[in-house]
Context: one part of a larger RNA
Molecule: large-subunit ribosomal RNA, domain II
Organism: Patescibacteria group bacterium
RNA sequence: GCCGGUGAGUUUUUAGUUGCAGCAUAGUUUAACCAAUUAAGUUGGGAAGACGAAGUGAAAGCGAGCCCUAACUGGGCUAACACAGUUGCAAUUAUUAAACCCGAAACCGGGUGAGCUAACCUUGAGCAGGGUGAAUCUCUCAGAAAUGGGGGAGGAGGCCCGAACUCGUGAUCGUAGCAAUGAUCUGAGAUGACUUGAGGUUAGGGGCAAUAUGCCAAACGAACCCGGAGAUAGCUGGUUCUCCCCGAAAUAUAUUAAGGUAUAGCGCUAUGAAUUACGCAGGGGGUAGAGCACUGAAUGGUUCGCGGCGGAGCAAUCUGUCGCAACCAAUCAAACUCCGAAUACCUGUUAUUUAUCAUAGUAGUCAGACUUGUCGGUCUAAGCUGAUGAGUCAAAAGGGAAACAGCCCAGAUUCCCAAUUAAGGCCUCUAAAUAGAAGCUAAGUUUUUAAGGAAGUCACAAUCCAGAGACACCCAGGAAGUUGGCUUAGAAGCAGCCAUCUUUUAAAGAUAGCGUAACAGCUCACUGGCGGAUGGUUUGUGGCGCCGAAAAUGUAACGAGGAUUAAGUUUCUUGCCGAAAUUGGAAACUUUUUAUAGCCGUAAGGCUAUAGGGAUUGGUAGGGGAGCGUUUUAUUUGCAGUGAAGUCGUGUUGUAAAGCAUGGUGGAGCGAAUAGAAGUGAGAAUGCCGGC
Numbered sequence: 001g002c003c004g005g006u007g008a009g010u011u012u013u014u015a016g017u018u019g020c021a022g023c024a025u026a027g028u029u030u031a032a033c034c035a036a037u038u039a040a041g042u043u044g045g046g047a048a049g050a051c052g053a054a055g056u057g058a059a060a061g062c063g064a065g066c067c068c069u070a071a072c073u074g075g076g077c078u079a080a081c082a083c084a085g086u087u088g089c090a091a092u093u094a095u096u097a098a099a100c101c102c103g104a105a106a107c108c109g110g111g112u113g114a115g116c117u118a119a120c121c122u123u124g125a126g127c128a129g130g131g132u133g134a135a136u137c138u139c140u141c142a143g144a145a146a147u148g149g150g151g152g153a154g155g156a157g158g159c160c161c162g163a164a165c166u167c168g169u170g171a172u173c174g175u176a177g178c179a180a181u182g183a184u185c186u187g188a189g190a191u192g193a194c195u196u197g198a199g200g201u202u203a204g205g206g207g208c209a210a211u212a213u214g215c216c217a218a219a220c221g222a223a224c225c226c227g228g229a230g231a232u233a234g235c236u237g238g239u240u241c242u243c244c245c246c247g248a249a250a251u252a253u254a255u256u257a258a259g260g261u262a263u264a265g266c267g268c269u270a271u272g273a274a275u276u277a278c279g280c281a282g283g284g285g286g287u288a289g290a291g292c293a294c295u296g297a298a299u300g301g302u303u304c305g306c307g308g309c310g311g312a313g314c315a316a317u318c319u320g321u322c323g324c325a326a327c328c329a330a331u332c333a334a335a336c337u338c339c340g341a342a343u344a345c346c347u348g349u350u351a352u353u354u355a356u357c358a359u360a361g362u363a364g365u366c367a368g369a370c371u372u373g374u375c376g377g378u379c380u381a382a383g384c385u386g387a388u389g390a391g392u393c394a395a396a397a398g399g400g401a402a403a404c405a406g407c408c409c410a411g412a413u414u415c416c417c418a419a420u421u422a423a424g425g426c427c428u429c430u431a432a433a434u435a436g437a438a439g440c441u442a443a444g445u446u447u448u449u450a451a452g453g454a455a456g457u458c459a460c461a462a463u464c465c466a467g468a469g470a471c472a473c474c475c476a477g478g479a480a481g482u483u484g485g486c487u488u489a490g491a492a493g494c495a496g497c498c499a500u501c502u503u504u505u506a507a508a509g510a511u512a513g514c515g516u517a518a519c520a521g522c523u524c525a526c527u528g529g530c531g532g533a534u535g536g537u538u539u540g541u542g543g544c545g546c547c548g549a550a551a552a553u554g555u556a557a558c559g560a561g562g563a564u565u566a567a568g569u570u571u572c573u574u575g576c577c578g579a580a581a582u583u584g585g586a587a588a589c590u591u592u593u594u595a596u597a598g599c600c601g602u603a604a605g606g607c608u609a610u611a612g613g614g615a616u617u618g619g620u621a622g623g624g625g626a627g628c629g630u631u632u633u634a635u636u637u638g639c640a641g642u643g644a645a646g647u648c649g650u651g652u653u654g655u656a657a658a659g660c661a662u663g664g665u666g667g668a669g670c671g672a673a674u675a676g677a678a679g680u681g682a683g684a685a686u687g688c689c690g691g692c
Base pairs, nucleotide, nucleotide: 001692002691003690004689005688006687011097014094015093016092017091018090019089020088021087022086023085027051028050029049033045034044035043036042037041055062056061065077066076067075068074100238101237103235107228108227109226110225111224112223118202119201120200121199122198123197124196125195126194127192129161130160131159132157136153137152138151139150140149141148142147165189166188167187170185171184172183173182204220206216207215208214213222241627242626243625244624245623246622251264252263253262254261255260265365266364267362268361269360270359271358272357273356279349280348281347282346283345289339290337291336295333296332297331299329300328301327302326303325305324306323307322308321309320310319311318312317368393369392370391371390372389373388374387375386376385377384398409399408400407413587414586415585416584418583419582420581424577425576426575427561428560429559433574435573436572437571438570439569440568446563452547453546456544457543458542459541460540461539462538464536465535474529475528476527477526479503480502481501484498485497486496509524512523513522514521588617590615591614592613593612594611595610596609597608598607599606600605628681630678631677632676633675634674635673636672637671638670639669646665647664648663649662650661651660652659653658
């Protein structure tokens, strides 16, 4: 890992509700216990007690009333009016218990451990060899002495080197190993706070510890074993057959609350009621917008105004500047409003309908996600975060968007080799137009983006010039005073400063550019000629394009091929394709209505079946309904050696769980109907046991 087996809402107490049953026109019911008789058990007795038939008051009490009060014409509770309960069984929920199952780390109690290891006690044992050479003693020399030098003896030391022994520094190997800590080489100590044998002592809220939270029998921040014990787990995982109907929430409030829970909201079931949504009418408001009348913000200007600081003046006064105020103009505001919508909300009313409400029982939900409108936060960032309205997903399949929960279309009961459409498409992949008309685009734009840039191109508009000849090319002129004055080495149109006139002219600047050391030289403005316009100059607006445009595995920013009067793009037109939508045909389910039949009922009515009509039938959490199968019990009734159960096949029936028939195998038990009771259904729990 697979296969097989096994594996999770159970039982008890009490209470509520619902269904069914017994009794009941005020009742219903026994508990303990007793008796009878039994295989089990049942039958009879037993009214103590409980619930109900009357309430009210704290109570005494009173009572169809009672209480409050001195007293109610008041207030609170309550009966009568059309009066029902109680007991049992079943279902369901709560409660009590382990309470659907598995799962802690821990806590407590009583014991077992110091044969590992830590420390200590008692008693033993061990330490090759070599080196160094302390104290002390002695001999000798020097010296007055103190003392010093030298020789010898001596053999100290947590001394040195190094085996045994003890340890475990570095590296390599080993890593399911030789080994649950090893091997090899290397290394530390090696007469000491040394090593070691045997016997003993200290015990878990504890011991021991040259303290490392270390050790206390291979996992010690508190050992191990058994017990309390099925501890508790607001946490994780798992929770087993079928079909049918309905179908949520991810919010508010509170919470030692935030991944839990309670109440409300939203679901389901049952019963009941007559309202709600829509339209119309009437309301209050202070949002959007707008405005500046208030509160504030903020810009420019004006002045017989007021004030500060300057200037002129002997002064009056005049003048400069700044601030305040007023006025004029133009503005801004979530915490401004002289104004003021649309929606929404409230009330009334009409008609279609049940989409509404109430009561009871019983759930799940309290992590939401994205898109879009309007907003807060942020950076008018986020697949960000919060609010509000709508939608989808969640819990929704189908078609489209290449692929793509949240986008677009559309809500799947089942079947059909039928039809019509939606979104979206119609060259090929790929179903349907190589459709039509009129334009645009040349960038493969299409098939990513901005500021910004540009004689791209199309359309429109304006402007001025033009047959008295425009615009462009070409030919010619472009002069004189004068080298203007100043400056300067020089300054001659053209370094710089000042001025920028006059003349001749068809026209020609005291010069727009290049150039020279300065001149010279080449152009320009301006003029004439040539030539002959379906013209030209300049500007603006719009359409489609261009540049701006750089990324990491491989084209890779049309899904691909590929496409240029299109298969791009704009406007218009006609077809077609296209979904589980809609329609058609067949069938089923649920529900409603009508009719018929049967049954129950005095009746009202209810139940069942059939036929016709209408409306339904996506679905997670979750609620409700109806069934299938397994084991076993009771009653009835069957099958079986002419072959039971089981098992391997085949056929067939039912919407399904499943059933039936039959063949092989097997070799002795097994069903059916009705009713009852459950150790009642397996794919998941790192489930448990077994096999391979």